[in-house]
This is a predicted complex of two RNAs, RNase P RNA and transfer RNA, with 472 nucleotides together. The prediction has a mean pLDDT of 77.

RNA sequence: AGAGCGGGCCAGGCGACCGCUCGGAGACCUCGGUUUCCGGGAGGAAAGUCCGAACUGGGCAGGGCACGGUGGUGGUUAACGGCCACCGACAGCGAUGUCAGGGAAAGUGCCACAGAAAAUACACCGCCGAUGGGCGCCGCGCAAGCGGGGCCACAGGUAAGGGUGAAAUGGUGCGGUAAGAGCGCACCGCGCGUCCGGUGACGGUCGCGGCAGGGUAAACCCCACCGCCAGCAAGCCUGCAUAGACGACGAGCGGUCGGCUACGGCCGGCCCGUGAGGCGGCCCGCCUCACUCCGUCGCGGGUAGGGCGCACGAGCCGGUGAGCAAUCGCCGGCCUAGAUAAAUGGUCGCCGCCCCGCAUCGCGGGGAACAGAAUUCGGCUUAUCGGCCCGCUCUGUCA
RNA sequence: AGGAGCGUAGCUCAAUUGGCAGAGCAGCUGAUUCCAAAUCAGCAGGUUGGGGGUUCGAGUCCCUUCGCUCCUG
Numbered sequence: 001a002g003a004g005c006g007g008g009c010c011a012g013g014c015g016a017c018c019g020c021u022c023g024g025a026g027a028c029c030u031c032g033g034u035u036u037c038c039g040g041g042a043g044g045a046a047a048g049u050c051c052g053a054a055c056u057g058g059g060c061a062g063g064g065c066a067c068g069g070u071g072g073u074g075g076u077u078a079a080c081g082g083c084c085a086c087c088g089a090c091a092g093c094g095a096u097g098u099c100a101g102g103g104a105a106a107g108u109g110c111c112a113c114a115g116a117a118a119a120u121a122c123a124c125c126g127c128c129g130a131u132g133g134g135c136g137c138c139g140c141g142c143a144a145g146c147g148g149g150g151c152c153a154c155a156g157g158u159a160a161g162g163g164u165g166a167a168a169u170g171g172u173g174c175g176g177u178a179a180g181a182g183c184g185c186a187c188c189g190c191g192c193g194u195c196c197g198g199u200g201a202c203g204g205u206c207g208c209g210g211c212a213g214g215g216u217a218a219a220c221c222c223c224a225c226c227g228c229c230a231g232c233a234a235g236c237c238u239g240c241a242u243a244g245a246c247g248a249c250g251a252g253c254g255g256u257c258g259g260c261u262a263c264g265g266c267c268g269g270c271c272c273g274u275g276a277g278g279c280g281g282c283c284c285g286c287c288u289c290a291c292u293c294c295g296u297c298g299c300g301g302g303u304a305g306g307g308c309g310c311a312c313g314a315g316c317c318g319g320u321g322a323g324c325a326a327u328c329g330c331c332g333g334c335c336u337a338g339a340u341a342a343a344u345g346g347u348c349g350c351c352g353c354c355c356c357g358c359a360u361c362g363c364g365g366g367g368a369a370c371a372g373a374a375u376u377c378g379g380c381u382u383a384u385c386g387g388c389c390c391g392c393u394c395u396g397u398c399a
Numbered sequence: 400a401g402g403a404g405c406g407u408a409g410c411u412c413a414a415u416u417g418g419c420a421g422a423g424c425a426g427c428u429g430a431u432u433c434c435a436a437a438u439c440a441g442c443a444g445g446u447u448g449g450g451g452g453u454u455c456g457a458g459u460c461c462c463u464u465c466g467c468u469c470c471u472g
Stems, first nucleotide, its partner, number of pairs: 001395010012351007020041010043370001047381002050379005055231004067227005072086005087101001088099004102222002107220002109216003124162002126158003131155002133152003137148004170188006189211001190209004195204003235308004246298005254271007273291007315334008353367006400471007409424004418455001426442005448464005
């Protein structure tokens, strides 16, 4: 100098004027507002609502089933699927990055096409045919037979090679064999065990075992751990008007029949319907009681509206200590939006940043993102103009 | 605030248990016709919304993200 990796920070500044909202103090009035002064007034993501909690209500002895989630180890935390450190695998020359990273020997399912065979393995081409079998030849022998050599590829052996596939029952080499093969050996890989280091995941040493039934669980499933359900429109207080339920009091009470009567009514029986209560698990049924309308008073729940929840909190800033770090402890200081159809804005001037042009100690023009609180907090993810800072890696050149 | 579903060719929709992404209409070319429509023959057209992961293999399974629709209070 070039290329790259990781992390942190800012989110234009000052002033004037006009507005909005909240709080405090004062004044005015029609008691609900108006007005004056002073003070506060969006974010790194306020967003998506993807996780985790606080808080509130409901449910709940405890436990289990079902359902959902998480999944290396250790730590951190109120909690987490977040974060930190470490382990392992993979990618990169490297800084560094990615990983839902338990179990395939509990069981079930799936593995298209190709291929002989895709999972209780198997044999297409090929190789061999030692052994068994078949057919000739030669030698010896009177013969039975014996010996040698050849051919076939019938039985059979083999899984080295070819070929298919994402994947074919460890890999390379030597020996061995009829041909071959962990059949034997060495190394690598794998499994088991001992010992050592580590809290642990795991790593290392040594020994043993010829090697075991391939993959898939972000397929069902198994194991371990976690999780009750709902959400500030949670929930609580107050409560116009109107309608309605209940209670008390006053007035008053269906139809029909019979009896009495002072002719005003009174008493009794029966019937229709509604409601409540009792018997009864429920229906049916039976029994008892009340009944319509109007007025007054009382009362519960509760709509609109108002208030609380709701701004002092797992809070912020600085210093310091423990820890590799996440994080935690201690000390000091600070109070930092609270709207409800939704305030936090607009204009101008100067300076700063970026771009373009020119007649270049400057002038003129243009640009400045993503977005915007709604119960709160811890994370993750996504969007984002223009910059600044720190640490590290590789390559090249010079000294 | 809570919940459910969808996104595939220009349009409307398919795609079995994860196994070669297809159909109708539309479009283009040719035939037919005096010209067209209709008809016949053929052709082209795909980031399966984007990104990542699991798997031999993803439209399908998982995560994240964007957009749309519907439901409840």